[in-house]
RNA sequence: GACAAAGGCAAAUCCACCGUGAGGUGGAGACGCAAAGCUACGGAGCUCUAGUUGAGCCAGCCGGGCUGCCGAA
Numbered sequence: 001g002a003c004a005a006a007g008g009c010a011a012a013u014c015c016a017c018c019g020u021g022a023g024g025u026g027g028a029g030a031c032g033c034a035a036a037g038c039u040a041c042g043g044a045g046c047u048c049u050a051g052u053u054g055a056g057c058c059a060g061c062c063g064g065g066c067u068g069c070c071g072a073a
Stems, first nucleotide, its partner, number of pairs: 001070001008033002013028006031060001037066003041063003045057004
């Protein structure tokens, strides 16, 4: 970050399973994405427990860190 090229990922929803839950995994499905790759480090949001707090979810909410394809302007 290109009216390039080769590709990649996969929202909502549905089905099955796991979880107290937020949510996660697999399949179908594509709203979109130049990092929609990884990371829970800082915020925001969410869940459970407790009434002393503690544990968790989430990166396709914002920011940070690490890594990656192409090579026009």
This is a predicted structure of a 73-nucleotide RNA (c-di-GMP-I riboswitch aptamer) from a soil metagenome. Its Rfam family is "c-di-GMP-I riboswitch aptamer". Gene Ontology term of the family: cyclic-di-GMP binding. The model forms 95% of the base pairs in the Rfam consensus. The RNAcentral record of the sequence draws on MGnify.